[in-house]
RNA sequence: CUCUUAUCGAGAGCAGGUGGAGGGACUGGCCCGAUGAAACCCGGCAACCGGUGGCCGAAAGUUUUAAACAUGCGGCUGCACGGUGCUAAUUCCUGCAGAACGUUGAGUUCUGGCAGAUAAGAG
Repeated sequence: CUCUUAUCGAGAGCAGGUGGAGGGACUGGCCCGAUGAAACCCGGCAACCGGUGGCCGAAAGUUUUAAACAUGCGGCUGCACGGUGCUAAUUCCUGCAGAACGUUGAGUUCUGGCAGAUAAGAG
């Protein structure tokens, strides 16, 4: 960098520190920002992957039937130790297609898609 799968209307610092002007991917908007942007540190959120605990289940398996067990497996639920991630606004809205409603002209809502982000895996 490309591909696959999952998720993206919840959550997280209105007195933290350094830092100094930019930032919200891109387009068009609309916003945030010297009552301090980006970035870094700290704090926090979540729980995707690994780890680990509890409960339930049962095809194969084991034990003498009944029945029981549970290395491993599946489901639910917890911790947050390790790897990431996230921490204004729905992924801030929008960009392509369709549908419904509606109009003098506008427009509104919904669905799908594109793009993007993150995780896990593959090349």
This is a predicted structure of a 123-nucleotide RNA (SAM riboswitch aptamer (S box leader)) from Thermoanaerobacter pseudethanolicus ATCC 33223. It matches the Rfam family "SAM riboswitch aptamer (S box leader)". Rfam describes the family as follows. The SAM riboswitch is found upstream of a number of genes which code for proteins involved in methionine or cysteine biosynthesis in Gram-positive bacteria. NCBI's taxonomy places the organism under Bacteria, Bacillati, Thermoanaerobacterales, Thermoanaerobacter, Thermoanaerobacter brockii. The model forms 91% of the base pairs in the Rfam consensus.